[in-house]
RNA sequence: CGAUGUUCUCAGGGCGGGGCGAAAUUCCCCACCGGCGGUAGCGGUCGAAAGACCGAAGCCCGCGAGCGCUUUGGAGCUUACGCCCCAGAGGUCAGCAGAUCCGGUCGAAUUCCGGAGCCGACGGUCACAGUCCGGAUGGAAGAGAGCAAGC
Numbered sequence: 001c002g003a004u005g006u007u008c009u010c011a012g013g014g015c016g017g018g019g020c021g022a023a024a025u026u027c028c029c030c031a032c033c034g035g036c037g038g039u040a041g042c043g044g045u046c047g048a049a050a051g052a053c054c055g056a057a058g059c060c061c062g063c064g065a066g067c068g069c070u071u072u073g074g075a076g077c078u079u080a081c082g083c084c085c086c087a088g089a090g091g092u093c094a095g096c097a098g099a100u101c102c103g104g105u106c107g108a109a110u111u112c113c114g115g116a117g118c119c120g121a122c123g124g125u126c127a128c129a130g131u132c133c134g135g136a137u138g139g140a141a142g143a144g145a146g147c148a149a150g151c
Stems, first nucleotide, its partner, number of pairs: 004148007016030004031131002033120002035063004042055005058118002066096002068093001069090006076083002100116005122134003
């Protein structure tokens, strides 16, 4: 020095005010929030310059948890098909996986500037939840550090 193995640590924010009502942080009006990697003309630091480093998109490209789907084992129900519960596996299963346009500048922008929009798992709940409670003292995209052998 680059890649590999391994260990450890870390790894999500948000209902404030008002209305209706028996009841709503769940509805309505006004608010509030934005995981990880990439891209990036913006910002910062350094440099004489070339350039280097750091930060920068919820809705551009991908990833993650969750749900679903497939599947394995076991208990139960069923004549059977099958259903249901518990535990596990699968991303060469992307189905839900969400959601952006207009104007400006420019050689170049869905990233900058201005404006107007839009989106947000599952289960629970005296009433429908991105913001409350729960699985979760969980898992994880990944980030950082250490160690080992190798060159």

This is a predicted structure of a 151-nucleotide RNA (FMN riboswitch aptamer (RFN element)) from Ensifer adhaerens. Its mean pLDDT, the model's own confidence on a scale to 100, is 77. Taxonomically the source falls in Ensifer (Bacteria, Pseudomonadota, Hyphomicrobiales, Rhizobiaceae). The sequence was found by an Rfam model in a public genome assembly.